[in-house]
Annotation
The RNA shown here (transfer RNA) has 72 nucleotides and comes from Candidatus Parvarchaeum acidiphilum ARMAN-4. Its mean pLDDT, the model's own confidence on a scale to 100, is 83. The organism belongs to Candidatus Parvarchaeum acidiphilum, within Archaea.
RNA sequence: GCCUUGGUAGCUCAAUGGCAGAGCGUCUGCUUCGUAAGCAGGAGGUUGUGGGUUCGAAACCCACCCAAGGCU
Numbered sequence: 001g002c003c004u005u006g007g008u009a010g011c012u013c014a015a016u017g018g019c020a021g022a023g024c025g026u027c028u029g030c031u032u033c034g035u036a037a038g039c040a041g042g043a044g045g046u047u048g049u050g051g052g053u054u055c056g057a058a059a060c061c062c063a064c065c066c067a068a069g070g071c072u
Base pairs, nucleotide, nucleotide: 001071002070003069004068005067006066007065010024011023012022013021018055026042027041028040029039030038048064049063050062051061052060
């Protein structure tokens, strides 16, 4: 330098063009003599950045940044 895959909540990951979700974690409450476990509820996202396509983009296209792997 080129190719492939990926970047979404604190962490691990979904969502194949139509309201951004789950598990774990965190907070509050219930339960307990108390703790853990269990149960209920809440908070937490400019979907890596900037453009484009579209009535509508996390998704499709382009450029760039970052990470992993491969080729030379």
Rfam family: tRNA. Rfam describes the family as follows. Transfer RNA (tRNA) molecules are approximately 80 nucleotides in length. The family's RNA type in Rfam is transfer RNA.